Context: one part of a larger RNA
Molecule: small-subunit ribosomal RNA, 3' major domain
Organism: Planctomycetota bacterium
RNA sequence: UGACGGGGGCUCACACAAGCGGUGGAGCAUGUGGUUUAAUUCGAAGCAACGCGAAGAACCUUACCAGGCCUAGACAUCAGGAUGUAACUGCGUGAAAGCGUAGCCAACCCUUCGGGGAAAUCCUGUGCAGGUGUUGCAUGGCUGUCGUCAGCUCGUGUCGUGAGAUGUCGGGUUAAGUCCCAUAACGAGCGAAACCCCUACUGUCAGUUACCAGCGGAUAAUGCCGGGGACUCUGGCGGGACUGCCUCGUAAGACGGAGGAAGGUGGGGACGACGUCAAGUCAUCAUGGCCCUUAUGGCCUGGGCUACACACGUGCUACAAUGCGCGGUACAAAGGGUUCCGAAGCCGCGAGGCCGGGGAAAUCUCAGAAAGCCGUGCUCAGUUCGGAUUGGAGUCUGCAACCCGACUCCAUGAAGCUGGAAUCGCUAGUAAUCGCGGGUCAGCCAUACCGCGGUGAAUAUGUUCCUGAGCCUUGUACA
Numbered sequence: 001u002g003a004c005g006g007g008g009g010c011u012c013a014c015a016c017a018a019g020c021g022g023u024g025g026a027g028c029a030u031g032u033g034g035u036u037u038a039a040u041u042c043g044a045a046g047c048a049a050c051g052c053g054a055a056g057a058a059c060c061u062u063a064c065c066a067g068g069c070c071u072a073g074a075c076a077u078c079a080g081g082a083u084g085u086a087a088c089u090g091c092g093u094g095a096a097a098g099c100g101u102a103g104c105c106a107a108c109c110c111u112u113c114g115g116g117g118a119a120a121u122c123c124u125g126u127g128c129a130g131g132u133g134u135u136g137c138a139u140g141g142c143u144g145u146c147g148u149c150a151g152c153u154c155g156u157g158u159c160g161u162g163a164g165a166u167g168u169c170g171g172g173u174u175a176a177g178u179c180c181c182a183u184a185a186c187g188a189g190c191g192a193a194a195c196c197c198c199u200a201c202u203g204u205c206a207g208u209u210a211c212c213a214g215c216g217g218a219u220a221a222u223g224c225c226g227g228g229g230a231c232u233c234u235g236g237c238g239g240g241a242c243u244g245c246c247u248c249g250u251a252a253g254a255c256g257g258a259g260g261a262a263g264g265u266g267g268g269g270a271c272g273a274c275g276u277c278a279a280g281u282c283a284u285c286a287u288g289g290c291c292c293u294u295a296u297g298g299c300c301u302g303g304g305c306u307a308c309a310c311a312c313g314u315g316c317u318a319c320a321a322u323g324c325g326c327g328g329u330a331c332a333a334a335g336g337g338u339u340c341c342g343a344a345g346c347c348g349c350g351a352g353g354c355c356g357g358g359g360a361a362a363u364c365u366c367a368g369a370a371a372g373c374c375g376u377g378c379u380c381a382g383u384u385c386g387g388a389u390u391g392g393a394g395u396c397u398g399c400a401a402c403c404c405g406a407c408u409c410c411a412u413g414a415a416g417c418u419g420g421a422a423u424c425g426c427u428a429g430u431a432a433u434c435g436c437g438g439g440u441c442a443g444c445c446a447u448a449c450c451g452c453g454g455u456g457a458a459u460a461u462g463u464u465c466c467u468g469a470g471c472c473u474u475g476u477a478c479a
Base pairs, nucleotide, nucleotide: 001479002478003476004475005474007473008472009471010470011469012468013467015463016462019426020425021424022423023422026317027316028315029314030313031312032311033310034308035307042053043052064303065302066301067300068299069298070297073128077127078125079124080123081122082121083120088103089102090101091100092099093098108117109116110115130292131291133290134289135288139286140285141281142280143279144277146275151190152189153188154187155186156185157166158165159164170181171180172179196269197268198267199266201239202238203237204236205235206234207233211228212227215226216225217224242263245257246256247254248253319419323378324377325376326375327374328373329372335366336365337364340359341358345354346353347352385416390411391410392409393408394407395406396405432455433454434453435452436451437450438449
């Protein structure tokens, strides 16, 4: 100087408390351990691994296994030689890959019409290609975490023999090393804040594909048409909030108030200091060393990654009446769309099919929002709750749904009556609850993930305790 303490003081955080909803019990989905297996590819391991890499494992993917094949190789560069070549179309064998074999075709540039050159393929050669083989404890890059915690440092000066100290301490204040006062310190940098984006109010400019108040036309009806630039909205530029005003205080600032769409950081995001964990990743990529080279490289068919006595994590659906079923009816936002979204109409109980208007989209379409509201049935029951499981019949995608897809219809109707010890999230448009969209994607095991809006709470007296953290101080046989 640090680190540590079942030392002290001050302070903070959904850390506790106060509340609301869960997990732990059930069924299923998914990840992991274990076990099994020819293989069940690999990585991730307390917080910070476990719906994680994977934003799509039937083949492919695929890295694993079995079998069949290739050996200058699927891919790059070079040298020599060959060719009516490559491509394309066949045949034999075969599960395919591969192996063997036949046909077809003068196409590019220059040309003195002799030919030369380029490209492509084949053969030979070797310097090589190739490796998701190994080492994340050799590395770059990227990332997690403490933590959006308020810290981490430097120059000069001063003090100390020196390590170092001071500044950065103290009194206040703040979300903040934020600011004020004081001060052997005076300044400065990286962080905090601000600058950036979204959102809440408003002005102005603009007005199509959006809008429709007034005027006119038209219809069964509709901004449907003429038109309009008011309104909504869209999107460019501005305004607005600064403790500016009142009260208190020496100041920084604080409680309350006024005005205001918004008030003391208005709400949300992006943004992550010096460093810690030899944290994670050699399987995104890059890369040193080591290793394989007729195989640890490459191609293919099939299988596996989907196994199942078990154990754990994360979720979905429930156990019902604030509910479930049926009929009627209302209101979003944000997105996607050309190998695409697909309207209307017709067929089918339905999944879906036929046809195909329109739309590269404020124009057309996906698209019905759902909870809600109105009416009605059920009357507490393993039920008109719950939907697992299984039988049958189908639809769609795809070369192909046996292993191993989703969806539909009929039938079947399991466990489950609110969950032990324990444990998680959340302080406001939040929790809870309701649906909608997107990426990946042929299809989909999505209940995941990333977004969007609708409805919309309760509680916080407080900091003794649990957990983590910051500053000052104290002890130490630790570094």